[in-house]
């Protein structure tokens, strides 16, 4: 070069054939506990779903392009 796959918070991971504030766990931050921690209980902050456009009343989800990362033919 072609074809198919993934890409969501630091990191892992969900979101039922499009439906409303995108959730959980792990860490982070703060309180209680404690003589100090650690461990546990309560609590809170972090995401504009890799980026861009389109379709829709409404898009993580569908369609186009782009970038990354794999797999696979030549």
């Nucleotide at each position: 070069g072609g074809a198919c796959c993934c890409g969501u918070a630091g990191c892992a991971u969900a979101a039922c054939u499009g439906g409303a504030u995108a959730g959980u766990g792990c860490a982070c931050c703060u309180g209680a506990c404690u003589a100090c921690g650690a461990a546990u209980c309560a609590g809170g902050a972090g995401g504009u779903u890799g980026g861009a456009a389109g379709u829709u009343c409404g898009a993580a989800u569908c369609u186009u392009c782009u970038c990354g990362g794999g797999u696979u033919c030549a």

Transfer RNA from a marine sediment metagenome, 74 nucleotides, folded computationally.
The prediction has a mean pLDDT of 81.
RNAcentral holds the sequence, with entries from MGnify.
Rfam family: tRNA. The family's RNA type in Rfam is transfer RNA. Rfam's curators write: Transfer RNA (tRNA) molecules are approximately 80 nucleotides in length.